[in-house]
Context: one part of a larger RNA
RNA sequence: CCCUUGUCAAGGAACUCGGCAAAUUGACCCCGUAACUUAGGGAGAAGGGGUGCCUGCGAGAGCAGGUCGCAGAGAACAGGCCCAAGCGACUGUUUAACAAAAACACAGGUCUCUGCUAACUCGAGAGAGGAAGUAUAGGGGCUGACGCCUGCCCAGUGCUGGAAGGUUAAGGGGAAGUGUUAGCGAAAGCGAAGCACAGAACCGAAGCCCCAGUGAACGGCGGCCGUAACUAUAACGGUCCUAAGGUAGCGAAAUUCCUUGUCGGGUAAGUUCCGACCCGCACGAAAGGCGUAACGAUUUGGGCACUGUCUCGACAACGCGCCCG
Numbered sequence: 001c002c003c004u005u006g007u008c009a010a011g012g013a014a015c016u017c018g019g020c021a022a023a024u025u026g027a028c029c030c031c032g033u034a035a036c037u038u039a040g041g042g043a044g045a046a047g048g049g050g051u052g053c054c055u056g057c058g059a060g061a062g063c064a065g066g067u068c069g070c071a072g073a074g075a076a077c078a079g080g081c082c083c084a085a086g087c088g089a090c091u092g093u094u095u096a097a098c099a100a101a102a103a104c105a106c107a108g109g110u111c112u113c114u115g116c117u118a119a120c121u122c123g124a125g126a127g128a129g130g131a132a133g134u135a136u137a138g139g140g141g142c143u144g145a146c147g148c149c150u151g152c153c154c155a156g157u158g159c160u161g162g163a164a165g166g167u168u169a170a171g172g173g174g175a176a177g178u179g180u181u182a183g184c185g186a187a188a189g190c191g192a193a194g195c196a197c198a199g200a201a202c203c204g205a206a207g208c209c210c211c212a213g214u215g216a217a218c219g220g221c222g223g224c225c226g227u228a229a230c231u232a233u234a235a236c237g238g239u240c241c242u243a244a245g246g247u248a249g250c251g252a253a254a255u256u257c258c259u260u261g262u263c264g265g266g267u268a269a270g271u272u273c274c275g276a277c278c279c280g281c282a283c284g285a286a287a288g289g290c291g292u293a294a295c296g297a298u299u300u301g302g303g304c305a306c307u308g309u310c311u312c313g314a315c316a317a318c319g320c321g322c323c324c325g
Stems, first nucleotide, its partner, number of pairs: 002319001004317005010311002014309001019306001027051005036041001038145001052067006068072001080304007087296002092104002108143007120129003146291004151221003156218002158214005165209003171203002177197004183190002222240005249283001250280001261277005
């Protein structure tokens, strides 16, 4: 030097990506506690006061008087707090050994399958699970408490239903044809039956085409031009395309490129933060939309208190190391 620990003038976050770390707070009793709220909560909110010993009284809680110290929860153990916002309702779960989270799960919602030898899963099978259950049950998908809601499009894809028509397999069906040859013929050739080969019409389901339905199924949810008595803007009009052209709500957002958008707030000064605006590059309604009390070793911004984080370093102790014996 380093490690661990302790103390510090003045200042008090100026440190830093960030108060990381440290400090503050801390027990019990009393007083007193806001917004908001699902009326439970928020709450230990916040913020204050008290605490030893002796004597007397009292059932006790305690009251009264006295008294000591710098200090009475006399040492140790023992919440820092507040405001605002994002995300996720919550308690839980997770990457054993770099991630604990806004990821997973979750009650709740909804769609769908399944009538029992259930659907579904495992197994080659027997069989087993489902379930010694029976639709208030079981499987699968999506969403994710609660509140208010969940718009338009069925053209494509999927699924469900339909069955008139088209297409269509095996199979059925057997026409024409081919080989062979009894026979006929002067020959060329023709050629029955049989046996073979080969096989056209025609009859053949589901499926597909087709016709409908269906979005908490996969998904999708426009462009250009003009227009109002300043200007600007466009309630309005025209036109093209589409299956239909994004509704409510939200919006520079965990989404905004331009962008440190613009305005307001907070600061002396604010690419972050909060409130607005809307020109949404490229939000949007169960891959849910928007809110929301409570909750969180969550993320972001601000404040009080507090501090060696810092200005800026100093001193001390233990250890390590080193030196001497």